[in-house]
Source information: Predicted 3D model of a 392-nucleotide RNA (Bacterial RNase P class A) from an Alphaproteobacteria bacterium. It was read from a public genome assembly, where an Rfam model found it.
């Protein structure tokens, strides 16, 4: 200098003009406008302060809020699954462990049981689950041929064989040596694998030494089996205040039964009740106001931890809108890629430095609030580390 890994910061800036939410504060303005009310408000000028790393998806967790619930257990549903930690909680996060990738920094991983059962294993293939002989080898008969020792040009027959090919995502350990008619854990080193003891480790685990020829392929993001976890809705939750119109109560007045309901049925008898007017009460619904911004809060400093995270100290106060404000427009100026020019290097491909004109600057916008994941994103910057060339 190129190539890479990982971890983090930023997400134009300044200045004018203009405009918009919210706070205070000070003038105008009427005992004022809107509305039944409940609640709302102008207009001028001044200060302050006004989006994100994701405000996004709405996937997980939690606070908060209303409802439901006496205790344990269990069935059903859903969810999570190698260890330890860490937290309000987590399917997140650090650390590790194991298995795969890469020279390597380092990345990935839904990582319990397949020996409790069912159930699947496409196409290929001969054979796919009580494993399987299609070519191949090998013995033995035929048969053909012989120089009689054997050959094999046979789409032959009967048997061995799972070492070779071939077919597959997968064919019942794997190199090698013996061994055999030809093979084969058949025999044996060695590596794998089960089982049993020792050691180290809190633990996933990992190290050693015996012991067995080696056994039940795989699939569990199929059912299933364990083993923890799990009350339901959500700020349109919920609280308060509150019209008209419909319906409900009471009370007054006027009407009134020959009739239907109720008092458990059935007769009888009795009691309330069913209609209308006016006046008051209360629930709710349109509107309002609350919830709503001091919080698992931001930065610094320090302590214990490898770290996630905790603890102490200081110190800040930092949108709250509800048709939804955070906005446009100009000039410097940066920064990006291209494109002309001039100059200098140059391996003659190109590269640098300055200038000129003009282009471009993402990804996206709270809406109870937080903690996480996971997508998007122009382009700038820092820190660590790797692997490669060069030169000193």
């Nucleotide at each position: 200098c190129c190539a890479g890994g990982c971890g983090g910061u930023c997400g134009g800036a300044u200045g004018g003009c203009c405009g918009c939410g919210c706070g205070c504060g000070g003038g105008c303005a009427a005992u004022g406008g809107g509305g039944a009310a409940a609640c709302c408000c102008g207009u001028c000028c001044g200060c302050g302060u006004g989006a994100g790393g994701a405000a996004a998806g709405u996937c997980c967790g939690g606070g908060c809020u209303c409802c439901a619930c006496g205790g344990a257990a269990g069935u059903a549903c859903g969810g999570u699954g190698c260890c330890g930690g860490u937290u309000a909680a987590c399917g997140g996060c650090c650390g590790g462990c194991g298995g795969g990738g890469g020279c390597g920094a380092c990345c990935c991983c839904a990582g319990g049981g397949a020996a409790a059962g069912u159930g699947c294993c496409a196409c290929a293939g001969a054979a796919a689950g009580c494993a399987a002989a299609c070519c191949g080898c090998c013995u033995g008969c035929c048969c053909g041929u012989u120089u009689c020792g054997g050959c094999g040009u046979g789409u032959g027959c009967a048997g061995g064989u799972a070492a070779g090919g071939g077919u597959g995502a997968a064919a019942g350990g794997g190199u090698g040596c013996g061994g055999u008619a030809a093979g084969a854990g058949c025999g044996c080193a060695c590596c794998g694998c089960a089982c049993c003891c020792c050691c180290g480790g809190c633990g996933a685990c990992g190290g050693g030494g015996g012991u067995g020829g080696c056994a039940g392929g795989g699939c569990a993001a199929a059912c299933c089996c364990c083993a923890c976890c799990g009350g339901g809705a959500g700020c349109a939750a919920g609280a308060c205040c509150g019209a008209a119109u419909a319906g409900g109560g009471g009370c007054u007045g006027c009407a009134u039964a020959u009739g239907g309901c109720g008092c458990a049925c059935u007769u009888c008898c009795g009691c309330g009740c069913c209609g209308u007017a006016g006046c008051c009460c209360g629930g709710g619904u349109a509107g309002g106001u609350c919830g709503c911004g001091u919080g698992a809060g931001g930065c610094g400093c320090u302590c214990g931890g490898c770290a996630a995270c905790g603890g102490g100290c200081g110190u800040c106060c930092c949108a709250g809108a509800u048709g939804a404000a955070u906005g446009g427009c100009c000039a410097u100026c940066u920064c990006c890629a291209g494109u002309c020019g001039u100059c200098a290097c140059u391996u003659c491909g190109g590269u640098g430095a300055c200038g000129g004109a003009g282009g471009g600057g993402a990804c996206a916008g709270a809406a109870c609030c937080c903690g996480g994941c996971u997508u998007a994103c122009a382009g700038a910057c820092c820190g660590c580390c790797u692997g490669g060339c060069g030169c000193u």
The source organism's lineage runs through Bacteria, Pseudomonadati, Pseudomonadota and Alphaproteobacteria.